[in-house]
């Protein structure tokens, strides 16, 4: 990097260095010199893997920072395509699926 499966309306930030960008991509919108990215330290969230304990044991529950992840805004919003509904019907609006993206685990 690729494939598969699961999850994505909840939750959780301070400091130091740094010095202009950031929010995947496009559009929108937003954050940012009252200090962006990145790096470091500390703290926290969560419970995918893992560990301990446990129940009514093909499945669950509790606890925990050992491996990851995460700590503005629903994955910030919309997005190929398909289906459903509505309307003033070459179009628009609403909903669902889906795509895309992110993370985890497994396989390669």
């Nucleotide at each position: 990097g690729a494939u598969u499966u699961a999850u994505a309306a909840a939750g959780a930030a301070g400091a130091g260095u740094g010095g202009a960008g950031a929010g995947a991509c496009a559009g929108g919108c937003u954050c940012u010199g009252a200090g962006a990215a990145a790096c470091u330290c500390u703290a926290g969230c969560a419970a995918c893997c893992u560990a301990a304990c446990u129940g009514c044991c093909a499945c669950g529950g509790u606890u925990a920072a050992g491996g990851u992840g995460c700590u503005a805004a629903u994955u910030c919003c919309u997005g190929a395509u398909u289906c459903c509904g509505a309307a003033a019907c070459g179009u628009u609006c609403g909903g669902a699926a889906g795509a895309a993206u992110a993370u985890a685990a497994a396989u390669u």